[in-house]
Context: one part of a larger RNA
């Protein structure tokens, strides 16, 4: 460079924003960048190809032709492409009205439960297991009633439900704030799609400083089990889990399926909204739009399966794969307080 691929065989970047780059709607005019046609110059010789000839043949050599697919110049064409000028509204966006939502942030508040403290009642057990023991308890436990403290999480509602780019988000209220959707017209007039680098976000664990610490619980201690038991079970229990600020930047970060647009039978359930019909009004019913599921035509697939939420049919752009192990490694570099992360080989073996 070319070809084939990326749900499960190797392969979609964790997610978004976005510069450069690539690609880009309808229509008119101009220019003539790419593009196309003709002419002309050049494209050394040799080589290659075709024809003929010379060494007895061949290799080899000689002659002629063609070719050298390229480049320059001139003349021309104007569909497509590009550029310039102008117009448009179907893409995109803005405005208006409206309802839905665990979307994000800050603050305040609430009840149930666990634990602890104090007080009352009360007496011999409690706890735990397959069975036990360690453990707690006559210095009065467990149980029960009252009062108080403190931390964390929010039963029911709850749904195959909703929202968010992903990670993720669930008690209530207030304030601040992002996005999506529907309907109606009005406006801007291609302002678009994708995106190497870059920037931002990014569960849990972990790190730093300062708080906090009820429950749970790595490590640790003890009791069992066992041949042993550095485990599974039990009793304790520290980091941590929580808050603030700053790092870390990973994951089965999964739909194992990149983003955008267009097209290609249906059925059914559900969320949000608008319209129609009907009604006193709503619901049921009909139609449309946007989302979430299931089942399937065609088609695709190695099969499983996917199937208008495509893995179908096409286009644009990005990322990635190229036998297994060695190796999500070494070395080097960048980043990090560290842990480590990112980038990423080779020898060798099969």
């Nucleotide at each position: 460079c070319u070809g084939g691929g990326c749900g499960u065989a190797a392969a979609g970047g964790g997610u978004g924003c976005g510069c450069a780059g690539g690609c880009g709607g309808u229509u008119g005019a101009g220019u003539g960048u790419g593009u196309c046609a003709g002419a002309u110059g050049u494209g050394a010789a040799a080589u290659c190809c075709c024809g003929a000839g010379g060494c007895u043949c061949a290799a080899c050599c000689u002659c002629g032709g063609a070719a050298c697919u390229g480049c320059g110049u001139c003349u021309g064409a104007a569909a497509c492409u590009a550029c310039u000028c102008g117009a448009c509204u179907a893409g995109a966006g803005u405005a208006u009205u409206g309802g839905a939502g665990a979307g994000g942030g800050u603050a305040a508040c609430g009840g149930a439960a666990u634990u602890c403290a104090c007080g009352g009642u009360g007496u011999a057990g409690c706890a735990g297991u397959g069975a036990a023991a360690u453990g707690c308890g006559u210095a009065g436990a467990u149980a029960u009633c009252g009062u108080g403290a403190g931390g964390a999480a929010c039963a029911c509602c709850a749904g195959a439900g909703g929202c968010g780019a992903a990670g993720g988000c669930g008690g209530u209220u207030a304030c601040c704030u992002g996005g999506a959707c529907a309907a109606u017209u009005a406006c801007u007039g291609a302002c678009g799609c994708u995106c190497a680098g870059g920037c931002a976000c990014g569960a849990a664990a972990g790190c730093a400083u300062g708080g906090g610490g009820a429950g749970c619980a790595a490590a640790a201690g003890g009791g069992a089990u066992u041949a042993g038991a550095u485990a599974c079970c039990c009793c304790u229990g520290u980091a941590g889990u929580c808050c603030a600020u700053g790092c870390c930047c990973u994951a089965a970060a999964c739909g194992g399926u990149g983003c955008a647009c267009a097209c290609u039978a249906g059925g059914u359930c559900u969320u949000a909204g608008c319209g129609g019909a009907u009604u006193c009004g709503a619901c049921c019913c009909c139609a449309c739009u946007a989302g979430g599921g299931c089942c399937c035509a065609a088609g695709c697939u190695a099969a499983c399966g996917c199937g208008u939420u495509a893995a179908g049919u096409g286009u644009g752009c990005c990322g990635c794969c190229u036998g297994a192990g060695g190796a999500c490694u070494a070395c080097g570099g960048u980043c990090g307080c560290a842990a480590g992360a990112c980038u990423a080989a080779a020898a060798c073996u099969c």